The RNA shown here (transfer RNA) has 83 nucleotides and comes from Dactylococcopsis salina PCC 8305.
RNA sequence: GGGCAAGUGGCGGAAUUGGUAGACGCACCACACUCAAAAUGUGGCGGCCACUGGUCGUGAGAGUUCGAGUCUCUCCUUGCCCA
Numbered sequence: 001g002g003g004c005a006a007g008u009g010g011c012g013g014a015a016u017u018g019g020u021a022g023a024c025g026c027a028c029c030a031c032a033c034u035c036a037a038a039a040u041g042u043g044g045c046g047g048c049c050a051c052u053g054g055u056c057g058u059g060a061g062a063g064u065u066c067g068a069g070u071c072u073c074u075c076c077u078u079g080c081c082c083a
Base pairs, nucleotide, nucleotide: 001082002081003080004079005078006077007076010026011025012024019066028044029043030042031041032040046056047055048054049053059075060074061073062072063071
């Protein structure tokens, strides 16, 4: 230099025909249980705001579309292969 693949919460990892983003697990928080812990059980758990709610959020930016994590283009990062 060329080719291929991947990038989603704090972490792993789903969602693929383009149609509610974050299932499930771990971690974490609260409570129960305990003398106290662990284990176990129940609930919660992205950001922001003017907070009964609204809005944004899939590596960055742009495009296509009524609608994009998903399709297209450029770039970034990581891995593999070729030279």

Rfam family: tRNA. Its family is annotated with triplet codon-amino acid adaptor activity in the Gene Ontology. It is annotated as a transfer RNA. The prediction has a mean pLDDT of 81.